[in-house]
RNA sequence: GUGUGAUCUUGGCACAAGAUGAACGCUUGCUACUGGUUUAACCCAUUAAAGUCGAGGGGAAUCGGCAUUAAGUGCUUGCACUUUUUUUACGUCGACCGGUGCACGGGUGAGUAACGCGUAUCCAACCUUCCCAUGACUAAGGGAUAACCUGCCGAAAGGCAGACUAAUACCUUAUAGUCUUCACUGACGGCAUCAGAGGGGAAGUAAAGAUUUAUCGGUUAUGGAUGGGGAUGCGUCUGAUUAGCUUGUUGGCGGGGUAACGGCCCCCCAAGGCAACGAUCAGUAGGGGUUCUGAGAGGAAGGUCCCCCACAUUGGAACUGAGACACGGCCCAAACUCCUACGGGAGGCAGCAGUGAGGAAUAUUGGUCAAUGGGCGAGAGCCUGAACCAGCCAAGUAGCGUGCAGGAUGACGGCCGGGUGGGGGGUAAACUGCUUUUGUAUGGGGAUAAAGUCAAUCACGUGUGAUUGUUUGCAGGUACCAUACGAAUAAGGACCGGCUAAUUCCGUGCCAGCAGCCGCGGUAAUACGGAAGGUCCGGGCGUUAUCCGGAUUUAUUGGGUUUAAAGGGAGCGUAGGCUGGAAAUUAAGUGUGUUGUGAAAUGUAGACGCUCAACGUCUGACUUGCAGCGCAUACUGGUUUCCUUGAGUACGCACAACGUUGGCGGAAUUCGUCGUGUAGCGGUGAAAUGCUUAGAUAUGACGAAGAACUCCGAUUGCGAAGGCAGCUGACGGGAGCGCAACUGACGCUGAAGCUCGAAGGUGCGGGUAUCGAACAGGAUUAGAUACCCUGGUAGUCCGCACAGUAAACGAUGGAUGCCCGCUGUUGGUACUUGGUAUCAGCGGCUAAGCGAAAGCAUUAAGCAUCCCACCUGGGGAGUACGCCGGCAACGGUGAAACUCAAAGGAAUUGACGGGGGCCCGCACAAGCGGUGGAGUAUGUGGUUUAAUUUGACGCAACGCGAAGACCCUCCCCAGGUCUUGACAUUGAUGGACAGAACUAGAGAUAGUUCCUCUUCCUCGGAAGCCAGAAAACAGGUGGUGCACGGUUGUCGUCAGCUUGUGUCGUGAGAUGUUGGGUUAAGUCCCGCAACGAGCGCAACCCCUAUUUUAUGUUGCCAGCACUUCGGGUGGGAACUCAUGAGAGACUGCCGCAGACAAUGCGGAGGAAGGCGGGGAUGACGUCAAAUCAUCACGCCCCUUAUGACCUGGGCUACACACGUACUACAAAGGGAGUUAAUAGACGGAAGCAAUACCGCGAGGUGGAGCAAACCCGAGAAACACUCUCUCAGUUCGAAUCGUAGAAUGCAACUCGCCUACGUGAAGUCGGAAUCGCUAGUACUCUCAAGUGAGCAUACUGCGGUGAAUACGUUCCCGGGCCUGUACACACCGCCCGUCAAG
Repeated sequence: GUGUGAUCUUGGCACAAGAUGAACGCUUGCUACUGGUUUAACCCAUUAAAGUCGAGGGGAAUCGGCAUUAAGUGCUUGCACUUUUUUUACGUCGACCGGUGCACGGGUGAGUAACGCGUAUCCAACCUUCCCAUGACUAAGGGAUAACCUGCCGAAAGGCAGACUAAUACCUUAUAGUCUUCACUGACGGCAUCAGAGGGGAAGUAAAGAUUUAUCGGUUAUGGAUGGGGAUGCGUCUGAUUAGCUUGUUGGCGGGGUAACGGCCCCCCAAGGCAACGAUCAGUAGGGGUUCUGAGAGGAAGGUCCCCCACAUUGGAACUGAGACACGGCCCAAACUCCUACGGGAGGCAGCAGUGAGGAAUAUUGGUCAAUGGGCGAGAGCCUGAACCAGCCAAGUAGCGUGCAGGAUGACGGCCGGGUGGGGGGUAAACUGCUUUUGUAUGGGGAUAAAGUCAAUCACGUGUGAUUGUUUGCAGGUACCAUACGAAUAAGGACCGGCUAAUUCCGUGCCAGCAGCCGCGGUAAUACGGAAGGUCCGGGCGUUAUCCGGAUUUAUUGGGUUUAAAGGGAGCGUAGGCUGGAAAUUAAGUGUGUUGUGAAAUGUAGACGCUCAACGUCUGACUUGCAGCGCAUACUGGUUUCCUUGAGUACGCACAACGUUGGCGGAAUUCGUCGUGUAGCGGUGAAAUGCUUAGAUAUGACGAAGAACUCCGAUUGCGAAGGCAGCUGACGGGAGCGCAACUGACGCUGAAGCUCGAAGGUGCGGGUAUCGAACAGGAUUAGAUACCCUGGUAGUCCGCACAGUAAACGAUGGAUGCCCGCUGUUGGUACUUGGUAUCAGCGGCUAAGCGAAAGCAUUAAGCAUCCCACCUGGGGAGUACGCCGGCAACGGUGAAACUCAAAGGAAUUGACGGGGGCCCGCACAAGCGGUGGAGUAUGUGGUUUAAUUUGACGCAACGCGAAGACCCUCCCCAGGUCUUGACAUUGAUGGACAGAACUAGAGAUAGUUCCUCUUCCUCGGAAGCCAGAAAACAGGUGGUGCACGGUUGUCGUCAGCUUGUGUCGUGAGAUGUUGGGUUAAGUCCCGCAACGAGCGCAACCCCUAUUUUAUGUUGCCAGCACUUCGGGUGGGAACUCAUGAGAGACUGCCGCAGACAAUGCGGAGGAAGGCGGGGAUGACGUCAAAUCAUCACGCCCCUUAUGACCUGGGCUACACACGUACUACAAAGGGAGUUAAUAGACGGAAGCAAUACCGCGAGGUGGAGCAAACCCGAGAAACACUCUCUCAGUUCGAAUCGUAGAAUGCAACUCGCCUACGUGAAGUCGGAAUCGCUAGUACUCUCAAGUGAGCAUACUGCGGUGAAUACGUUCCCGGGCCUGUACACACCGCCCGUCAAG
């Protein structure tokens, strides 16, 4: 970081740090120090790692010098060189005898879980070549043998035979002691076994010489030193799904063997020994010093260096030797390789280098013995792949460098952008000056230092030092120093979404890819790839692997177990662990002092040396450990003696559904018999199966059987838990209270073990009334192997035996002590009495405290102690295998592979519930009228088409965008055309533009002709219009409404949505806003850890209902006058009306209810009464809701076309489906006629149009009046009255079709509207279902307006007439407050099982 919308917690996963014998990728200048087959203890070619001594010996194959013999060459004629001969005299020396070494050094880690290693102690139970000290000795003899020679065999390796010979080789004899063995004696001691100094006695064992005068050797004894051998305590990985192992095993007497102890081996005897403190078995592994990490405790590791062990192709055995059971020795066996004449032989790199193989992976077949060390030697010296050096590799650590200073036209290009202004790169570069580490070259010519050899001399005294002389260097002509040259030769890697420091552009489009975790990518990717810029580190940087850390995530330090994983179902009890008060003693634990040891290296502190550092040298402390010896004695332990409070016993009182086993009881159920009685009973949501006229059910009586015990009965009582309930007897167990007689810590817990253990199950034997798995039938259902019903076996009951599990729960192990209170109840006790106190239980609430919270809270989940059990992410899985138990069923114990990044707990806010409570709404109900059936209109889907342009899709798309598609509109299709363009700006230049006619063409368009010459002016020019080269650009109803703005719908005119401060909560959050009332309302009142505030509600605005007042034309006319009888005229200003300004309604008044409130109910008055009616007004938000095709706009796309123009077509298609309307089906009606009425609102100049005339009519002619309270549209219609039709497909209904016309328009064919005449479909009230409406509302009736000429059943408005019903809130739908939730893209969620396919 990651689970959640958010929170706290539990918990896993992942990351940042450090490290490495590493590997891989990219990159790479130098120096120093260090490291380098972790894999195949795999196979190995080649060189080669152990020799040395001639001062032990016989000797002379070889080499050298001298001498000698002979020959040759050169010539300076006695010298040089070459060859040859002789000699062992000299230096030497292959092979051989002999001595010594080869047991060290070097390699590897296979084996080993062990006295192997580490540490401490012991050996009176031991050895020790070479070395040191001391004592003694070194005498006399002898016989062989190798080499060499001769011969033979064999391919070879090698061997055999004969003869010769030496020694410091071998043998014999002598001698010897503080040597060995034996017997005797025997001091000190511990004096039982023992032990054994010393003494004398017997027997036995030694030797080697060399060279030349001084040494080196040899033998023996004692002691030392060094090295080794053995024994013991403690420590040393994992597994119990390994629980028993062992017969030389354990011990003993006596022997053998060994350097030595020992069952090490053997005869005999005994039967022991080890093991839950983990034997045996299995797996893995060399151990330690140390290394890495960590604050530490720890955890992990054991490469390089040091110590120990083991091994040397595999297995086994011994020989020699002081030492081996021997890496470069021997023998045997096995595998492998090589040679071979096939008879037989040879070999062992886990030495150094190297090859092959394996592998991700690890170096040169280098130099030198100069130094250090080793072997031999008197020594010089020889040998030494030990060692020291060099080579390769960034494998690691450390150091140095790749330049420094100045330099702003802030240069150019690439990059970005808010866009021609800039930002960034960036003082970076160029350029100027400086420096020279490194580099290259030349020199120092210092061949230095350190350390040694030999010789001589001297000093001290016997192996050291000093001086002189001589000589020695692989690395290396290196380090170091000087000079010259010249910025010259030298920078990369990773990362940039969060964790985690560092961001932009382009490309891509769930593709390609990234990724440690979360996750990114589906057209604007800070996450992919590239670029620019930035960040981090830097000769390196990243990745991978592994370890520790973070991880308190195994918790000793330092965790937990009510609900997250986790208390065993309960008790008894063994081992073990822990354990009351007092005193004494001891000193095991403990503390302290000291001694020994704890190798060095490492680590650490200081100092010093390499130019610094890494690195190295010296010194100190450390090494927390083990052991010895003292001292202390509080605590723990041991021993002893007391105590009574823990525990137990006795005695007294009272208690209970405690257990076991008998006896008894009534009600109910079923069955049987008999009676009464008749047609059903029973059962369910409704039914059916079932029972019943052979008499059921019902009812009465009697009888039988089995099981269970009504009421009492209760957060009652008892029991360890499971569990226990009628009454009563017997037997058994138990806690409680009281008392204080007895014992004197006798206690607590408890692995293993034993016992108990609901229901169900099993075995055997009984019993069986009820109920009732399985099973049968009936229902339900898509199915129903279920839920419901009718039956019904096992079982349920009893006895005996098994089984051994449960949500066996308080999801809370047991014991002890301590810590506030209130209250109820059961059993006792004491006082007093009717209350207090106290003990033991069972409950409720609560303080502190605890807890993640919920909650717990003297019955703790608080504070402490002791013991047991259990947990360590989810799934796989309580599964598999193994073992144990069981008759079986099954139980106990109990994994892994693989897979995920979560799985959980508690609480919060929402949403949801065919959960609950309260409330509201034409939500239901009560009503009225429709839709759904018909015809038509219109919209949509589908289909069709060249095109049928497109958007809108539940409510909230579908008479919607569209307030009106014949062209235009227009986006679509066919064809014809244009390309700076139909439209905009800039624009050199030129010109009026416009207009008219003709020709071609479907037209766009093309051509010709005619006509024409703008305005202002400071006369320089300017403005407008037209044409116009070139270029920038225009244009797009093309895409994306899931990139957006704006606008809109919807929940919903629902009553809600928030905030400041305060308070509560660890927190998300809560409170306020909840509660009691009330309202249309979060409206108001009251209460309250809340107090205020905001957006909403209401009010303010408009219309309407009443009225006052002002004004009175185009409106009005009461009274008056005139009149053509028309408010027409005069006149009036009263009325209607119009336009302004006011009034009025506020629960204001009264009564009742209510908390005396808010408010409600009723009443008065009033035009209107409790919001009077209607409108505008739409909170926070939801639906990625709608719209890129109103407009605007980012990005993408087209640019002789996806732009523009034109003609024609299409949007009007039509098997079909749906929505919305109109007209009907008729009598409350149709038709005709008559009478008169009564409206409101609206429109009118490219307009409304009157009177009049013509036409059956649509309409035409004509044109008074009117830019409108004036004129016109304009006749309102339903209604009323009269006549007719008389229930029919009609005098209903009007579709369809035919003919003839009218108006509009360029045009009415595709494709409009209207009129007249004729024609006269369907349709007789509409299935399931569904819609609207609560009053001037519904239904019904006309009227008007808008929509560019025409086109209205649509839409938007206006008025006329004018109802019915509402009991009520159970139900349906929607909406507001408390509870449950595993939901939060939120129930259209989540999620389980089965089947099929892959």